[in-house]
RNA sequence: CGGGAUGUAGCGCAGUUGGUAGCGUACUUCGUUCGGGACGAAGGGGUCGCGUGUUCGAGUCACGUCAUCCCGA
Numbered sequence: 001c002g003g004g005a006u007g008u009a010g011c012g013c014a015g016u017u018g019g020u021a022g023c024g025u026a027c028u029u030c031g032u033u034c035g036g037g038a039c040g041a042a043g044g045g046g047u048c049g050c051g052u053g054u055u056c057g058a059g060u061c062a063c064g065u066c067a068u069c070c071c072g073a
Stems, first nucleotide, its partner, number of pairs: 001072007010025004019056001027043005049065005
């Protein structure tokens, strides 16, 4: 320098023809227990790496850019 992959909640991930973001775990509160754990119930937390564009509407499409990893030179 060229090509490719990945980037979504604290962590691990899903979101497969564009329609106002979800699962597991963790966390908070409550119940259960003498207490803890386990179990059960309820709840909080993310505008999707960043920017621009297309569209009535973008995690999803286009362009640029950043980070990490892989391949080539």
A computed fold for a 73-nucleotide RNA from Candidatus Equicola faecalis, annotated as transfer RNA. It matches the Rfam family "tRNA". About the family: Transfer RNA (tRNA) molecules are approximately 80 nucleotides in length. The family's RNA type in Rfam is transfer RNA. Taxonomically the source falls in Candidatus Equicola (Bacteria, Bacteroidota, Bacteroidia, Bacteroidaceae). Its mean pLDDT, the model's own confidence on a scale to 100, is 82.